[in-house]
RNA sequence: GCUGGUGUGGCGCAAUGGUAGCGCAACUGAUUUGUAAUCAGUAGGCUGUGGGUUCGAGUCCCUCCACCAGCU
Numbered sequence: 001g002c003u004g005g006u007g008u009g010g011c012g013c014a015a016u017g018g019u020a021g022c023g024c025a026a027c028u029g030a031u032u033u034g035u036a037a038u039c040a041g042u043a044g045g046c047u048g049u050g051g052g053u054u055c056g057a058g059u060c061c062c063u064c065c066a067c068c069a070g071c072u
Stems, first nucleotide, its partner, number of pairs: 001071007010024004018055001026042005048064001050062003
C1' cells in the first nucleotide's frame, strides 16, 4: 500500500429498515445475629466520527478513526 472483519451501558454479547434488549457487574430493598447466597426492584446507551438514502437507520451507502486478520 491492497483486501476482509469488528466497533452497541463498566465488561461480555443480542437486535427482519419500525419502542435498543439479555447476562455479569453496580446501587436500593427484603431475608440473615452478620456476610455470602437467594428473591424483588432501580439506574446506567443520543449504537466509534461526519455525511447520505428513506416516512422511518444499530441495520443500507460513502468518508474518516481505532483495533484485529490476511496479502504484498
Notes:
Predicted 3D model of a 72-nucleotide RNA (transfer RNA) from a Coriobacteriales bacterium. It matches the Rfam family "tRNA". Gene Ontology term of the family: triplet codon-amino acid adaptor activity. It was read from a public genome assembly.